Predicted 3D model of a 62-nucleotide RNA (Fluoride riboswitch aptamer (crcB RNA motif)) from Mycobacterium cookii.

[in-house]
């Protein structure tokens, strides 16, 4: 100096926050939804998963 492995740490997982947990990445790397006739049109969800809060949508009651 280079390569590999491990630990710690950090980041990421289709729109916000917190806790727990899982996976991925280790620097331009992880990540940047689905369907169709793909020019353009349509659909679901604030989660990777669970719980809570905020926002949004639908319905009912006061």
């Nucleotide at each position: 100096u280079c390569g590999c492995g491990u630990u710690c740490a950090g980041g990421c997982g289709a729109u916000g926050a917190a806790g727990c947990u899982c996976g991925c990445c280790u620097u331009u790397u992880a990540c940047c939804g689905c369907c169709g006739u793909a020019c353009c049109g349509g659909c679901u969800g604030a989660u990777g998963g669970c719980u809570u809060c905020u926002g949004c949508c639908c319905g009912a009651g006061g």

The prediction has a mean pLDDT of 78. RNAcentral holds the sequence, with entries from Rfam. Its Rfam family is "Fluoride riboswitch aptamer (crcB RNA motif)". Its family is annotated with positive regulation of gene expression and response to fluoride in the Gene Ontology.